Model confidence (mean pLDDT): 82 of 100.
Large-subunit ribosomal RNA, domain I from a Bacteroidales bacterium, 545 nucleotides, folded computationally.
It was read from a public genome assembly.
Context: one part of a larger RNA
Formats: sequence, C1' cells, structure tokens
RNA sequence: AUUAGAAGAGCGAACGGAGGAUGCCUUGGCUUCCGGAGGCGAGGAAAGACGUGGUAAGCUGCGAAAAGCUCCGGGGAUCCGCAAACAGGAAGCGAUCCGGAGAUGUCUGAAUGGGGGAACCCGUACGGUUGAAGGCCGUACACCAUAGCGAUAUGGGGCAUACGCAGGGAACUGAAACAUCUUAGUACCUGCAGGAGAAGAAAGAAAGAAUCGAUUCCCGGAGUAGUGGCGAUCGAAACGGGAGGAGCCUAAACCGUGCGCGUUACGGCGCGUGCGGGGUUGUAGGAGCACCUAAGUGAACGCGAGAACGAACUGGAACAGUCUGGAAAGUCUGUCCGUAGAGGGUGAAAGGCCCGUACAGGCAAGUUCGAGCGUCGGGGGUGCCACCUGAGUAGGGCGGGACACGUGGAAUCCUGUCUGAAUCUGCGGCGACCAUGCCGCAAGGCUAAAUAUAUCCGGAAGACCGAUAGUGUACCAGUACCGUGAGGGAAAGGUGGGAAGCACCCCGAACAGGGGAGUGAAAGAGAACCUGAAACCGUUCGUUU
Repeated sequence: AUUAGAAGAGCGAACGGAGGAUGCCUUGGCUUCCGGAGGCGAGGAAAGACGUGGUAAGCUGCGAAAAGCUCCGGGGAUCCGCAAACAGGAAGCGAUCCGGAGAUGUCUGAAUGGGGGAACCCGUACGGUUGAAGGCCGUACACCAUAGCGAUAUGGGGCAUACGCAGGGAACUGAAACAUCUUAGUACCUGCAGGAGAAGAAAGAAAGAAUCGAUUCCCGGAGUAGUGGCGAUCGAAACGGGAGGAGCCUAAACCGUGCGCGUUACGGCGCGUGCGGGGUUGUAGGAGCACCUAAGUGAACGCGAGAACGAACUGGAACAGUCUGGAAAGUCUGUCCGUAGAGGGUGAAAGGCCCGUACAGGCAAGUUCGAGCGUCGGGGGUGCCACCUGAGUAGGGCGGGACACGUGGAAUCCUGUCUGAAUCUGCGGCGACCAUGCCGCAAGGCUAAAUAUAUCCGGAAGACCGAUAGUGUACCAGUACCGUGAGGGAAAGGUGGGAAGCACCCCGAACAGGGGAGUGAAAGAGAACCUGAAACCGUUCGUUU
C1' cells in the first nucleotide's frame, strides 16, 4: 500500500418502543339581552363543626323525628342518591319522583344566662325524671332604643352589599421637572337605606316672547360658551326633540277646648303649652265681617264580584319497504304531516322512532289589576277691612367650600366665626353694581313613573373558547400543596353502540407482564384504553468510513 473480516460511528429506509402534539368531541366556561325576584336574620341568618345508611371512607341529602316525618297537589310503575355488588325491604290500599305548606332541626356562629383558645367549659330559677343526687330532660335568664324610673310590649344588633344618598378622603400619575392645577371628590374608610335610591311642585328658567311652567333620564345643543401656572387640562346652560307624567300636606291669622300659671268687681279675662276646627298662595292667597253660588273625585283605608300572572304538570300532526353496513337516520322507491322543517337524542346523516317544537290547556300558595260598596279627605265667587303668610332667618364682614367658573368684574348656593333686616306701601332674582322693566314668594314637610343595578331564579342568543383554550376550577378546586400569618395556589377530560371489561389453557415467583382462546365492526379499542405527530431509544437491511 492492497485485500478480507470484526467492532464502533455517520447517513438512509423499514419496523417497533417511548411520548402525548394534532384532529374530532363537550359535561364547563365567556359575553350580551329579556323577564322575575330584589333580600336572609333573635321564629336564631350567612357560614360551619359533629353526627346521620344493614354493611359506608368521600360527595350529596338530612339533623338524635337525622339519604329522612306529616298533609295537600301532580304523576302512574317501578323504587331503596352519586354507586356496582351482597343482604333485606317498599309499591295500583298509588310507592320512588316533582311542586306547595308544615314538623323536627345537636353544637358553633350577631350568638344573646356567665365564661371561652368558635363548634368547648360553668351556672341560677322553676318544672320533670329518680329511692336519692352534685346526674339527665324541658323552659326562662344578654345589651341598646322607644325623652324620668320600674314593669311590660315592640323594635334593633349580624350577613349579603352591584346599584343609591350622606360624613370623611389620598397618592402614584399628567403637566414630558415641579409647587397652583391634574389624577379626583376617584380609590379607600364610615353611617344609613330601598327595591330601587336621590331629586321634585319655583323667592325657577328666561327675555326685543303680551314666553315657558315640578323633578328625573336619553338624543342634540357641544368639545360650543367659558375655565385654565390661559400650561396640562377642565368643561356647562338656556333651548329643541324624546321617555315619563301628578300633584299635595302643614306653620300662622281666627274659633273651640284639656292642662298649668297669673289675675278678677267671681261673671270672666290674660299668658304658656297640647289637641281639634280653620287655612295653604303671587294674575297674591287666607283670616275676620257682609253677601252670592252648588258643582268637584283622590296616589288614602277596609270589603270586594271578577280578571291576569303564577309550581309541579297535561294534550300535541305525519312512514313504510329496498340496498350497503356491526348498526340506517345514509342509498333507491313510493308516501304523509306541517299554526309543528327550533333543538337534542337514538349503533353513521331522522319533519313523520324518542324527548320535544307550533298551538292549546291546567293550577296551590302568592302577586298584580280591579267594577262596585263603605269610611276618610278634598268646594267656588264678590265687596269691605288691613289681622296672618315660617328670624338669630335673609343679607353683610372675615375664612373656606360647592357651582364647568382656580377671587376673578364673580352673580348664585352652603357655612366655621363676628354680625344682622323688612313684614305686602313687603321680600328675593334676572352673572359686580344702579335705574327701569320683567319673573318669582325663601327661611316647614311629603310625593308614583320615566333612571341605576351584583348575587339568585327563568328564558334567548353569539363572524366567543374548545382541555397549555375558555373561569383559578369541564374532573370531589379555592381542593392538594406552600406560607407563623395576611395570603399564594396547581396538575388532572375521551374504552366501546352496549361491559359484551377477556370464561378456560399456557409461560412466569407472581394479585407483574405476556401468549393462546373467547367478546366485539375493530383489542394495533384491554381499562397506563379515540386519533397517536416530533424530540428521544432500539431492531433489521443498505451504504460510507
């Protein structure tokens, strides 16, 4: 150097292992809309602890009357939950199941007889049980408010908390730094609710009108007018169009009266306070006095014919054959119903198989409406007169706050402080202020609807997700696990039409695993079970070295 062989390695192919991507699926989620209901709680809630089954660990249900008891309604053949099996029972004398109303409901928890380290401990009084008891059973026993105290009665307390109103009230951030400003009256804390809440019947809005006429919400007006270290920003209203539509009660004058006080020539009178009548507004109204007039109905309370809604639930049309196949709903042939051809299921793709659907019916508790009846409440006008018409109020000074409006020319509203009117020949407002003109009547109160909305219940839908997605949770998940604690917080779905879940035999130490046999359309669907990609690991062959 060449040849041959062996081993290793690379590459390729085939076949496997491992793995769990992908496809298909959906019990679960997400979002929106509509309707209902809008609460539960000392009659002990929410949330739990511990129990409870023939056998019973978990979940579910239930509570020593314990997967249940009673009654009423529905329903009509099976039933004794998830959950098989064993054992044993129930049911046409109507079970199971569904709906409604009740009973029972240990212990903790607002927790309430006292205590306490929740689910435990210890009392007092009376009653019961017992031979008796210091045992057991039953009942009662917390505090606060309701304007003296006691008794009694009634209510409250806590949970849930989206939406509402009120009392407090940030900062990061933005201004390309930052202080006024912004974020924002947001987050957050607190109080109080209600099914809604708040607001609300003009001391209004406006205005070149002989205007409008409570409040709320929506569309526009309008990113306008304005505001603003005139920066960043903030940001109306009138008015127009819609939704909805509803207006009332008091205080006072005056009259009467209970009580208290004062006064008296004991007949009364006055003051204060309570109650009843009266009265309620701005083109003023009311009272008083003198007259005229006789129409008007409410959101109140009670009864209530009747109606609607309302639980379980009921009726509800119409198809056969043929072929392929494991299976027909598919193919082919003929046919039917349709106020029903929404949807789901059924061994593949069904208007006529099942559940349903259109349509029609049913009804307890309860809810709503409600003719009618009763009760209660509610008149109108003229003249005279000048009694009343909400006071530490309106307004003002100072300091703040709210108004889109940062003190500005700053009206209007609120008020910590100091002040402080008028009384209808009055008072407030119309963006400093004044005049004129116009609009209104404060200092008492109530008020449906249109509006907002979480959990829960029912319904509908989706150019929403399809198991690393969609909720953190499709599955026994706020679990396992982590943390002293506040708190953090997973992974995990799919055999098959049906368990028909592999009798029996063999290998093996075997209840491991496998080979036959059998089931099945399929077992290369065998429970580590649909499909079964890639990384990764092999076996065989080829090839290179």